[in-house]
RNA sequence: GCUGUUAUAGCUCAGUGGUAGAGCACUUCCUUGGUAAGGAAGAGGUCGCGGGUUCAACUCCCGCUAACAGCU
Numbered sequence: 001g002c003u004g005u006u007a008u009a010g011c012u013c014a015g016u017g018g019u020a021g022a023g024c025a026c027u028u029c030c031u032u033g034g035u036a037a038g039g040a041a042g043a044g045g046u047c048g049c050g051g052g053u054u055c056a057a058c059u060c061c062c063g064c065u066a067a068c069a070g071c072u
Base pairs, nucleotide, nucleotide: 001071002070003069004068005067006066007065010024011023012022013021018055026042027041028040029039030038048064049063050062051061052060
C1' cells in the first nucleotide's frame, strides 16, 4: 500500500427496508428471622462518525475512524 471481517444497553450478543430485542448486571417491590435462590415490575441505546438512495435505513451505497485477520 491492497483485501476482508467487525463496530447495536454497563458486559456478551441477536436483529437482511416499516418506530430496536435477549441473557447477565442495575433499581424498586413480594417472599424469608436474615442472606442466597425464586417471583413481579422498571430504568438504561438518537445502532462508531459524515454523506447518499428511499415515503421510510441498525439494515442498501460511498467516504472516514478504530480493532482484528490476510496479501505484498
Predicted 3D model of a 72-nucleotide RNA (transfer RNA) from a Bacteroidaceae bacterium. Taxonomically the source falls in Bacteroidaceae (Bacteria, Pseudomonadati, Bacteroidia, Bacteroidales). It matches the Rfam family "tRNA". By type it is a transfer RNA. Its mean pLDDT, the model's own confidence on a scale to 100, is 81.